[in-house]
RNA sequence: GGGCGGCUGGCGCAGAGGGAGCGCGCUUCCCUGACACGGAAGAGGUCGCUGGUUCGAUCCCAGCGUCGCCCA
Numbered sequence: 001g002g003g004c005g006g007c008u009g010g011c012g013c014a015g016a017g018g019g020a021g022c023g024c025g026c027u028u029c030c031c032u033g034a035c036a037c038g039g040a041a042g043a044g045g046u047c048g049c050u051g052g053u054u055c056g057a058u059c060c061c062a063g064c065g066u067c068g069c070c071c072a
Base pairs, nucleotide, nucleotide: 001071002070003069004068005067006066007065010024011023012022013021018055026042027041028040029039030038048064049063050062051061052060
C1' cells in the first nucleotide's frame, strides 16, 4: 500500500428499512435467623463519528476512526 471482518446498555452478543432486544451483571421488594438459590418489579443505550439515499436508517451508500485477520 491492497483486501476482508468487527464496532449496539457495565460485560458477552442478537437484530439487515417502520416498536432497540436477549443472557449475565446492577437496584428495589418478597422469601431466609442471615447468606445463597428462587420469585416479582425496575434502572441503564446520541446503535464508533460525519455526510448521503429515503416519508422514515442500528439496518442501504460514501468517507473517516479504531480493533483484528490475510496479501504484498
This is a predicted structure of a 72-nucleotide RNA (transfer RNA) from uncultured Aeriscardovia sp. Its Rfam family is "tRNA". Rfam classes the family as a transfer RNA. Rfam links the family to the GO term triplet codon-amino acid adaptor activity. Taxonomically the source falls in Aeriscardovia (Bacteria, Actinomycetes, Bifidobacteriales, Bifidobacteriaceae). Model confidence (mean pLDDT): 84 of 100. It was read from a public genome assembly.